RNA sequence: AGGGUUUGAUUAUGGCUCAGGAUGAACGCUAGCGGCAGGCCUAAUACAUGCAAGUCGAGGGGCAGCAGUACUUCGGGUAAUAGAGACCGGCGAACGGGUGCGUAACGCGUAUGCAACCUACCCAUUACUGGAAGAUAGCCCGAGGAAACUCGGAUUAAUAUUCCAUGGUAUCGUUUGAGGGCAUCUGAAGACAAUUAAAGGUUUAUCGGUAAAAGAUGGGCAUGCGUAAGAUUAGCUAGUUGGUGAGGUAACGGCUCACCAAGGCAGCGAUCUUUAGGGGUUCUGAGAGGAUGAUCCCCCACACUGGUACUGAGAUACGGACCAGACUCCUACGGGAGGCAGCAGUAGGGAAUAUUGGUCAAUGGGCGAGAGCCUGAACCAGCCAUGCCGCGUGCAGGAAGACGGCCUUCUGGGUUGUAAACUGCUUUUAUAUGGGAAGAAAAUGUCCUUGCGAGGAAAAUUGCCGGUACCAUAUGAAUAAGCACCGGCUAACUCCGUGCCAGCAGCCGCGGUAAUACGGAGGGUGCAAGCGUUGUCCGGAUUUAUUGGGUUUAAAGGGUACGUAGGCGGCUUUUUAAGUCAGUGGUGAAAUCCUGCAGCUUAACUGCAGAACUGCCAUUGAUACUGGAGAGCUUGAGUAUUGUUAAGGUAGGCGGAAUUGAUGGUGUAGCGGUGAAAUGCAUAGAUACCAUCAGGAACACCGAUUGCGAAGGCAGCUUACUGGGCAAUAACUGACGCUAAGGUACGAAAGCGUGGGCAGCGAACAGGAUUAGAUACCCUGGUAGUCCACGCCGUAAACGAUGUUCACUCGCUGUCUGCGAUACACAGUAGGCGGCUAAGCGAAAGCAUUAAGUGAACCACCUGGGGAGUACGAUCGCAAGGUUGAAACUCAAAGGAAUUGACGGGGGCCCGCACAAGCGGAGGAACAUGUGGUUUAAUUCGAUGAUACGCGAGGAACCUUACCUGGGCUUAAAUUAUGCAUUGCAUAGGGUAGAAAUAUCCUUUUCCUUCGGGACUAUUUACAAGGUGCUGCAUGGUUGUCGUCAGCUCGUGCCGUGAGGUGUCGGGUUAAGUCCCAUAACGAGCGCAACCCCUAUCGUUAGUUGCCAGCGGGUCAUGCCGGGGACUCUAGCGAGACUGCCACCGUAAGGUGAGAGGAAGGUGGGGAUGACGUCAAAUCAGCACGGCCCUUAUGUCCAGGGCUACACACGUGUUACAAUGGCAGGUACAAAGGGCAGCUACAUGGCAACAUGAUGCUAAUCUCUAAAGCCUGUCCCAGUUCGGAUUGGAGUCUGCAACUCGACUUCUUGAAGUUGGAUUCGCUAGUAAUCGCGUAUCAGCCACGGCGCGGUGAAUACGUUCCCGGGCCUUGUACACACCGCCCGUCAAGCCAUGGAAGCUGGGGGUACCUGAAGUCCGUAACCGCAAGGAUCGGCCUAGGGUAAAACUGGUAACUAGGGUUAAGUCGUAACAAGGUAACC
Repeated sequence: AGGGUUUGAUUAUGGCUCAGGAUGAACGCUAGCGGCAGGCCUAAUACAUGCAAGUCGAGGGGCAGCAGUACUUCGGGUAAUAGAGACCGGCGAACGGGUGCGUAACGCGUAUGCAACCUACCCAUUACUGGAAGAUAGCCCGAGGAAACUCGGAUUAAUAUUCCAUGGUAUCGUUUGAGGGCAUCUGAAGACAAUUAAAGGUUUAUCGGUAAAAGAUGGGCAUGCGUAAGAUUAGCUAGUUGGUGAGGUAACGGCUCACCAAGGCAGCGAUCUUUAGGGGUUCUGAGAGGAUGAUCCCCCACACUGGUACUGAGAUACGGACCAGACUCCUACGGGAGGCAGCAGUAGGGAAUAUUGGUCAAUGGGCGAGAGCCUGAACCAGCCAUGCCGCGUGCAGGAAGACGGCCUUCUGGGUUGUAAACUGCUUUUAUAUGGGAAGAAAAUGUCCUUGCGAGGAAAAUUGCCGGUACCAUAUGAAUAAGCACCGGCUAACUCCGUGCCAGCAGCCGCGGUAAUACGGAGGGUGCAAGCGUUGUCCGGAUUUAUUGGGUUUAAAGGGUACGUAGGCGGCUUUUUAAGUCAGUGGUGAAAUCCUGCAGCUUAACUGCAGAACUGCCAUUGAUACUGGAGAGCUUGAGUAUUGUUAAGGUAGGCGGAAUUGAUGGUGUAGCGGUGAAAUGCAUAGAUACCAUCAGGAACACCGAUUGCGAAGGCAGCUUACUGGGCAAUAACUGACGCUAAGGUACGAAAGCGUGGGCAGCGAACAGGAUUAGAUACCCUGGUAGUCCACGCCGUAAACGAUGUUCACUCGCUGUCUGCGAUACACAGUAGGCGGCUAAGCGAAAGCAUUAAGUGAACCACCUGGGGAGUACGAUCGCAAGGUUGAAACUCAAAGGAAUUGACGGGGGCCCGCACAAGCGGAGGAACAUGUGGUUUAAUUCGAUGAUACGCGAGGAACCUUACCUGGGCUUAAAUUAUGCAUUGCAUAGGGUAGAAAUAUCCUUUUCCUUCGGGACUAUUUACAAGGUGCUGCAUGGUUGUCGUCAGCUCGUGCCGUGAGGUGUCGGGUUAAGUCCCAUAACGAGCGCAACCCCUAUCGUUAGUUGCCAGCGGGUCAUGCCGGGGACUCUAGCGAGACUGCCACCGUAAGGUGAGAGGAAGGUGGGGAUGACGUCAAAUCAGCACGGCCCUUAUGUCCAGGGCUACACACGUGUUACAAUGGCAGGUACAAAGGGCAGCUACAUGGCAACAUGAUGCUAAUCUCUAAAGCCUGUCCCAGUUCGGAUUGGAGUCUGCAACUCGACUUCUUGAAGUUGGAUUCGCUAGUAAUCGCGUAUCAGCCACGGCGCGGUGAAUACGUUCCCGGGCCUUGUACACACCGCCCGUCAAGCCAUGGAAGCUGGGGGUACCUGAAGUCCGUAACCGCAAGGAUCGGCCUAGGGUAAAACUGGUAACUAGGGUUAAGUCGUAACAAGGUAACC
């Protein structure tokens, strides 16, 4: 000090979350020791038992029992002594200890005051201490009662009580009053009168008592300031506020009472409600702050709950009293007793908090003359890792880098790891033995000094802790390590298991078969006698911002103005000294924190000293600034005069155009409306046209980027009234100002009330359309309303999403209104309304003298999204509704700006057989073939929009074959190696069983040899095999598609905070990101093009198997032969085409031209060639390969079957439906391929398929070879001489074998079909169409398929509006899995919290009335007493109880409302693109 998380990526906003520290903690796992601390945070719940406040015999009476002494009749009694229990009396018990209920208060803190007070014991001082009396407890006797206890009689004492005397500086009354002060006042010194005291004890030292005044200590009261939250608590108060008088108190005071007055408090928050003891401190933080109030110290309050007084110096009294209440206990039922929030302890509650311990040795307290007694205060010990601090669990050497574990690329290595073993050393700790503290100072007593306090000396005694701390010796590595984590944040990685399961998770998020995220293991990291988790607080969070934030668009400027309180305020000067600043004094308790030093071996801990305590009060000074007071000024503000300006406002009058209606006229069949229609109007005369009239509303053109107004808003012309702005002048006033919480006024549209008005428009409503539906969009009507007057409402995306005022800060430009000014020219000046831009600002977009810049003043508002501007409450309103305005719950985001893509029923430009223009098809029929489906034992598998479907398959009868049924085999069908050994069995021939594989039997005994052996086969062994089993979503390779579309990128530079942009955009051009121009870009790469192949022309070279013009020979005929290279051809090498030339257009690139030339002209035609990438596209069944699975089977062999099934659906084809044709006869012309298990001439046979014979050819040599065409004839429009499916018969060929299941031939049979609905496919020239030929695979063939070849050979393209696909630029976006996107609402279902609610049930507080204990006070005759006085009775007040009606605040509730949330529910499609009707308020 920061990090993670919104996005495809970026930036800022913004929340959530983590790392740190702390804790009176708790829980989980673990645990060796010590020191120092701490230990019921919950039930102020209830308490068994013990202890926690007594002491004094030197105040008094007196002494049962016990003890010792004396006497003794030994039974006991008596006397004195000491101590104990009980009693009277004194002092103490008001301290100490506990708890935090109550209390928002003079309770606490701080600083003052008392001229308004008290103070036992203590200290110092003065005076006094004389006399007398009557009781009473105890004891004794008696009575009642279960008990607690009570009552009666007799007798008795005191330092108990009473009376008398004396008396003062006491009190009170009268009076003089120096002086003082702070208003009331006080008061030295006096005078007179009245009243009030005392106690004795004793060892004779003294202790005590009374009065007075003073001190100290402790308290009481009063005051300033500070001290939680809520305004959804705004008014509260009758002893209330004050006065006079009286009472009361220690004392002031409405503290109480009588009378009088009507005050007092409150927006600077009264009253009410909720919560809470306060402070020193403690934790955190850089600090400011925030949180906290355990332990220790100070103050307060309380003592079962409530009330009350008594005693006393002091209490409204924790271990006292009385009364009431609740609860518990005892009881003989009549009545009694009790109060752990003292120390232990128990129950209960709870996540949770200890021993019914020891001692008064020390410190302190009470009493006492003292010894001493008491002391759960205190000091110690026990329990608990609750915290802090310290120590230890060894140290050194030791590599065969052991064994084992784990991993692995695997027999090799890595790691655990110098770790272990092993060797040496040490002994803190542990165990044993021995020694052994400090804490203690004494007091009393003795002796000495002393007038009294007191001082001095010597000796003795006193330790809970504790035989503890500590020290020494011995033994021996001996007794001692865990917990959490290892995806990122965050240090630390692999294997196995699991398979969106089990589980993890602080946030983001992991897990669906290769999980560093789950569980285990190995290894590692962190801390360590602890480690993690959970809770809470601060921090990080500048995320409430004083330090130190914001408000155009992220949350946030009030709709606007006026104005009250408040806040702030121009220049000069005088004064004051409140703020401010400085000095000084007092205080700020101690402890704590900090610094230094010191003591425990160190530290924690503790002690001492210092500093600090940032505060408050007082006092003395300073006077710049702020404030107060006084005087002045003119620049802020206002006034005046003159001028000017505008849709500023209110009321009235007037005007024309248009719509509609009415009347009259002309006139005839439609009008109107729409995408298209219909509803509607119209022959009873519409629409249209003309004239006249009526009425209401709004004011075309001017008109604008204009003007005015505070905003809302304001538009025909004119009149009246009225408000404002601006300019000029510088005449007047002299700070009169700015802002503005509450408050008041204004405030669009819609809406409401009353009364008018109503032409047009037009919610609701009706009808017609559209649609799957259409409660909409469109159309025809149409009510409220819109208009006027008066009164409400008070809200809008009331927006510049930008509060008001003032000052300052470069420029350019347009416009409106003034002045300069006479002006049409303009360069000045002032005020408005706009555009652009610099600095600056801003997250950016943008703002930029009209600031969102730089400053000042004041106000308003914001603090994650949703829930929600909702609920409840209050308030305003006639209502609608407005204003104010939450919480539970839920999410980790929501949102802003900009970027790149993708998309749009956005725009622009462009291309393509994309459309259009044409030609021919498909879709209808039959058949072939593939697919789906169905069927089946199996119909093996894959391919499935375009981009599957005559596809993998370029040949399923067996084989293929992967499928099914059945039968066999198990180191196997194949391969490698080894060698010991054995074997020549197997081989060949034959037989048996069988469907075969196979099993078995008989005969025979392989080949080579240099005779050593080798090859081959079998057995055994080893390594290993095999799988068309799964995963194409683990992969390689290959392929399809966008698309042969023109795109896709990089380096450097520049721009931007950044993602990114620029380049690649723009203007042209091209088939093309092709090229040119321009240009913050300049270059480059992969693509395009070219280079390659075929083809079109020519040249040249060569001339066989090809060719044959000329020459020769020969044949019926044929390049058949000699020969030839001319031609064709073959196949090598070249040429040729480049917009090169010309014309026109153009800057250029380039374009145009029936231009020239040329075989070919603008890429000549065709092919090969496929950028970055997309579709988790296809393929694990071509092959390869990771992982998983099978191993007498998912491997392998064999036979048969199946892949060929068949109601049906689809794709691709073939043949047709005929006359541009069919049939028959004759006749002509190719190219490219194939051929020896082959092609076969020719001949013969057969109708033919073919067969038989025979020849040539390993091929430019031989051979397989055209059809359409052309020339004739026939058919005559029909289911035919079209068409050939289907059927029956007979054959041929291949093959081991044509049944399932081949092809072909021939005879026979002769189906559907007469040009094909919606829709749809191909093709732009040697193309479509049409005609045949060849070939791979192959024994044969289901080939009508695929791949090639040539023959004949068209039509059309105006053009780019539309459909489809694509490219570039731009725009919008809430999309980024990218429109097959995103996303809204109702309904249905589960869960959750909340609101309302008849009712039910609690709580606290107040009010009124009734009753009213104890008790203080007041009164009181009768009863007692001579009296004092007492008893009694009454009164006031009051706790408690009761009754009543309201208010407030909880819980619960039938029913009900909305909200939130939940992988795959229903209905639609509202929003995001022009979201398909722009969206929104």